[in-house]
Context: one part of a larger RNA
RNA sequence: ACCUCGUUAAGGAACUCUGCAAUCUAGUCCCGUAACUUCGGAAGAAGGGAUGCCCUAGUUUACUAGGGUCGCAGUGAAAGGGGACAACCGACUGUUUAUCAAAAACACAGCACUCUGCCAAGACGAAAGUCCAAGUAUAGGGUGUGACACGUGACCAAUGCCGAAAGAUUAAGGCAAGGGGUUAGCAGCAAUGCGAAGCUCUGAACCUAAGUCCCGGUGAAUGUCGGCCGUAACUAUAACGGUCCUAAGGUAGCGAAAUUCCUUGUCGGGUAAGUUCCGACCUGCACGAAUCGUGUAACGAGUUGCCUGCUGUCUCAACGAGGGGCUCA
Repeated sequence: ACCUCGUUAAGGAACUCUGCAAUCUAGUCCCGUAACUUCGGAAGAAGGGAUGCCCUAGUUUACUAGGGUCGCAGUGAAAGGGGACAACCGACUGUUUAUCAAAAACACAGCACUCUGCCAAGACGAAAGUCCAAGUAUAGGGUGUGACACGUGACCAAUGCCGAAAGAUUAAGGCAAGGGGUUAGCAGCAAUGCGAAGCUCUGAACCUAAGUCCCGGUGAAUGUCGGCCGUAACUAUAACGGUCCUAAGGUAGCGAAAUUCCUUGUCGGGUAAGUUCCGACCUGCACGAAUCGUGUAACGAGUUGCCUGCUGUCUCAACGAGGGGCUCA
């Protein structure tokens, strides 16, 4: 020097990414207990008091009351919550990367859409068959959202899905006009020409499904949700007007946000001093409504800020105990 512990003047987070770590608190009984709230909670809120031993009394007593006693000091041995105020995310209990991540991720009850009439849909399997289910639409499968409260706007042009079947297009196939090859035969002196049947190669027109085109519907389907210019009796701004484009131009709510680049935006709060934090503003680079929007009591080994208490985290180290190691034998 290292490891595991103990104690520490004055200060008390000045340490540090961060109070990481370590202190502090602590059991039981009594008193007392706020905002908020889904009236259950919040809550052991917070905060305060008592506590050993002995004697007496209350029939007994562990309970209660009174008295005594040791001590400067004791929740009087052991075990045994630190707390307050706010914000974000997720409602909650739960689940997860066995072996660097426990979370805001997954799940969840609830909500919605959609498929399925039973030999169900869906799934596994060349099949037999099985699951679903010894179930039957208050059932089962799939998808999304994710308690609850209030809400959930516009667009069907594109993509998807559903419907309708009038028209257009359209495969194999069917029917088959026609054409080619071959050659018995016929013609010719010959070269060669013509050429039935059969076999074979090919084959127009016509008939013909789904699909596609076309038509309609559909957003808690995939998704999308604008520019420019002018205008009010200071200025500024623009309720208002014009124009272009679009399927329609973002409604309510929220907003420098887990989203804001510029940006440490501006104002207010907190500090002596605050790139973080809280409350506002709105100029939303690039929020926005079940890829849910906004709130929300309770909950959380979640994230962020702050306060009290507390401390060797630190100013700044010191001493002590044990151990390993080291040296010698």